Predicted 3D model of RNase P RNA and transfer RNA as a complex of 438 nucleotides.
RNA sequence: GAAGCUGGCCAGACGGUCGCUGCGCGCCUUCGGGUGCGGAGAGGAAAGUCCGGGCUCCACAGAGCAGGGUGACGGCUAACGGCCGUACGUACUAGUCGCGGGCUUGCCUGCGGCGAAGACGAGGAAUAGGGCCACAGAGACGAGUCCUUAGGACCGGCGCGCGGACUUGUCCGCGCGUCUGGCGCCCUAAGGGGUGAAACGCGGUAACCUCCACCCGGAGCAACACCAAAUAGGCGGACGAUGAUGCUGCUCGCUGAGUCCGCGGGUAGGUGGCUCGAGCCCUGGGGCAACCCAGGGCCUAGAGGAAUGACCGUCAUAGGGAGCAAUCCCCGUAACAGAACCCGGCUUAUCGGCCGGCUUCACAU
RNA sequence: GCGGGAGUAGCUCAGUUGGCAGAGCGCCGGCUUCCCAAGCCUGAGGUCGCGAGUUCGAGACUCGUCUCCCGCU
Numbered sequence: 001g002a003a004g005c006u007g008g009c010c011a012g013a014c015g016g017u018c019g020c021u022g023c024g025c026g027c028c029u030u031c032g033g034g035u036g037c038g039g040a041g042a043g044g045a046a047a048g049u050c051c052g053g054g055c056u057c058c059a060c061a062g063a064g065c066a067g068g069g070u071g072a073c074g075g076c077u078a079a080c081g082g083c084c085g086u087a088c089g090u091a092c093u094a095g096u097c098g099c100g101g102g103c104u105u106g107c108c109u110g111c112g113g114c115g116a117a118g119a120c121g122a123g124g125a126a127u128a129g130g131g132c133c134a135c136a137g138a139g140a141c142g143a144g145u146c147c148u149u150a151g152g153a154c155c156g157g158c159g160c161g162c163g164g165a166c167u168u169g170u171c172c173g174c175g176c177g178u179c180u181g182g183c184g185c186c187c188u189a190a191g192g193g194g195u196g197a198a199a200c201g202c203g204g205u206a207a208c209c210u211c212c213a214c215c216c217g218g219a220g221c222a223a224c225a226c227c228a229a230a231u232a233g234g235c236g237g238a239c240g241a242u243g244a245u246g247c248u249g250c251u252c253g254c255u256g257a258g259u260c261c262g263c264g265g266g267u268a269g270g271u272g273g274c275u276c277g278a279g280c281c282c283u284g285g286g287g288c289a290a291c292c293c294a295g296g297g298c299c300u301a302g303a304g305g306a307a308u309g310a311c312c313g314u315c316a317u318a319g320g321g322a323g324c325a326a327u328c329c330c331c332g333u334a335a336c337a338g339a340a341c342c343c344g345g346c347u348u349a350u351c352g353g354c355c356g357g358c359u360u361c362a363c364a365u
Numbered sequence: 366g367c368g369g370g371a372g373u374a375g376c377u378c379a380g381u382u383g384g385c386a387g388a389g390c391g392c393c394g395g396c397u398u399c400c401c402a403a404g405c406c407u408g409a410g411g412u413c414g415c416g417a418g419u420u421c422g423a424g425a426c427u428c429g430u431c432u433c434c435c436g437c438u
Stems, first nucleotide, its partner, number of pairs: 001361010012315007020041002023038006043336001047347002050345005055220004067216005072086005088121003095114009124211002129209002131205003141201001147191006154182002156179011224272004234263006246254002279298008316333001319330004366437007375390004384421001392408001394406003414430005
């Protein structure tokens, strides 16, 4: 320097004007609020809700079963299916080595070996047991015999022995021995070809059931807690057919069984939960790293149907044009996206920019 | 906030112990008819939503992701 791979960070800056939502202070108020000043006001994913935790309520002596999840080894962590390190495996590429081929002679290409960084790995157990292994192949886990060879058995030939029949040297039956005999059938053993992912080897498959080890109670801030209308119902007390109550302020009259007070539960509504937290930044130390420890500094949305916006100016980046260049002009602020109890991860979406790291190759020292 | 389901041809859907992707309607062509419809014959048409993984082998199994639908509060 080139190529490949990979990690982290930013998400325009400053100023002005007008708005929006909370907070603090002051003033006004018809108590609903209004107004002035000051200060604050979205993200790396706030998203998907896929994992894990905090918090709250309910349940819960303990153990077990069922159900769900995880699975190398070691570490980190509040916890995790997350992260870090190490080893191993799988597929692939750059590269490199060897053997060839081609020619334009230093390039292209074929085969084989090794194989970087990086990617992926749910790899516990197949000697607890069950299931499955299409097609091909003889045979797919039960064993089996397509081919070759050897042996046995069987059949056949020959020889010998025994028995029987008679035509007396032939036939039949049995037994034994033997053979470059037969290889049609059967048995045993060995080897081989071929099929296939796998060929008898304790085969492969557990992202099939299962076994082993470990973990997991349920629900979710619309959890939950507090304050607390109207109406209806409940409980208690007082009065009431010797007339309550209502018409009706009083008397008369009419009406005819409730009326009044208190308490408690709970709804609407309101308040809290709510943002100081496994928090952020800097420095130092430990650790390969994830991460941890110590010191110092900082407070950084907290709304509640839901605010966080718009415009102008200057500069800067990307883009376009002119120019040898310095520079000038034009366009223009960009992508994904929008907190809703809070955190740690994972995944997905994303314009553009900045800074690193690893490996290989080439060159120089 | 909590939970469930679906994605296969243009449309509606099948596809089981994982082993050659199918049916109906639709479409092209042919036969039939004077013509059309109906009928008969034939053919084409597939990123099994996408990406990984397990496996000899994935539409199916596992994980992730995208889109759509539904239920409870």
Rfam match: Bacterial RNase P class A. By type it is a ribozyme. Rfam describes the family as follows. Ribonuclease P (RNase P) is a ubiquitous endoribonuclease, found in archaea, bacteria and eukarya as well as chloroplasts and mitochondria.